[in-house]
RNA sequence: UCCGGAAAAGGGCAAACCCGUCGUGAGGCGGGGACGCAAAGCCACGGGUCUCCUCGAGGAGACAGCCGGGUCACCCGA
Numbered sequence: 001u002c003c004g005g006a007a008a009a010g011g012g013c014a015a016a017c018c019c020g021u022c023g024u025g026a027g028g029c030g031g032g033g034a035c036g037c038a039a040a041g042c043c044a045c046g047g048g049u050c051u052c053c054u055c056g057a058g059g060a061g062a063c064a065g066c067c068g069g070g071u072c073a074c075c076c077g078a
Stems, first nucleotide, its partner, number of pairs: 003077003012037002017032006035065001041071003045068003048063006
């Protein structure tokens, strides 16, 4: 460096739901709370789902805990 994630060690994140707040909305943020996660760290590049414009062509957004990909990374080596 690549691969793997058994047993450990130190830890980390935080679903649903509730409260507050921002947003037309999907949803975001803060607090509580844990379903889970070896990248459940980050990135909207591809696919997908969702929202809005507006019915369509199309456009603007959201989701990284939907999949793929990119990128940084703790511990250990059955």